[in-house]
RNA sequence: GGGCAACUAGCUCAACGGUUAGAGCGUCUGGUUUACAUCCAGAAGGUUAGGGGUUCGAAUCCUCUGUUGCCCA
Repeated sequence: GGGCAACUAGCUCAACGGUUAGAGCGUCUGGUUUACAUCCAGAAGGUUAGGGGUUCGAAUCCUCUGUUGCCCA
């Protein structure tokens, strides 16, 4: 320099262009316990990497940029 892939909650990941973007783990609160763990109930936590575009409607489609990884040279 060329090609490909990925980027969504603290972490690992889902999510046909259409309800208020969810799950597990983690965190917090309450219950249970003498206490801790386990278990049960609930809560908080999101600029879907960033800008622009298409569309009635975009995490999803298009484009540019950035970061990371892999391959080629």
This is a predicted structure of a 73-nucleotide RNA (transfer RNA) from a Minisyncoccales bacterium.
The same sequence occurs in records of 2 taxa.
Rfam family: tRNA.
The coordinates come from a structure-prediction model, not an experiment, and the mean pLDDT is 80.
RNAcentral holds the sequence, with entries from ENA.